[in-house]
RNA sequence: UUCUUAUUAAGAGCGACGGAGGUUCAAGGGCCUGUGAAGUCGCGGCAACCCCAGAGAUGGAAGGUGCCGGCCGGAGCCGCAAAAAAGCGGAGCAAUAAGAA
Numbered sequence: 001u002u003c004u005u006a007u008u009a010a011g012a013g014c015g016a017c018g019g020a021g022g023u024u025c026a027a028g029g030g031c032c033u034g035u036g037a038a039g040u041c042g043c044g045g046c047a048a049c050c051c052c053a054g055a056g057a058u059g060g061a062a063g064g065u066g067c068c069g070g071c072c073g074g075a076g077c078c079g080c081a082a083a084a085a086a087g088c089g090g091a092g093c094a095a096u097a098a099g100a101a
Stems, first nucleotide, its partner, number of pairs: 001101008013043005021032003025092001029072001044068003048065003051060003073093001077090004
């Protein structure tokens, strides 16, 4: 990098450096942000998958990944429903894990 499977519910922040962006769906919207964005480091935490304990429910956080600002994988695309809105299902794309090549 590609493929397969599962999930995209919930959860969890302080400090230092830094100095203007961030919210990973084109444009657009909303939101967060000099009361300090991204990023890096330290410490702390969460518990999604692996893992550990357990018959299970569930628990753990030692270990491997991951994650911890903002109502957004919101709106958007396809379909259903509907007066409208809310709603339901799906596809692609993306993210994370486990396995494989």
This is a predicted structure of a 101-nucleotide RNA (SAM riboswitch aptamer (S box leader)) from Anaerostipes sp. 992a. The sequence is in RNAcentral, with records from Rfam and Ribocentre. Lineage of the source: Bacteria > Bacillota > Clostridia > Lachnospiraceae > Anaerostipes. Rfam family: SAM riboswitch aptamer (S box leader). Its family is annotated with regulation of gene expression in the Gene Ontology. About the family: The SAM riboswitch is found upstream of a number of genes which code for proteins involved in methionine or cysteine biosynthesis in Gram-positive bacteria. RNAcentral records the identical sequence in 2 taxa.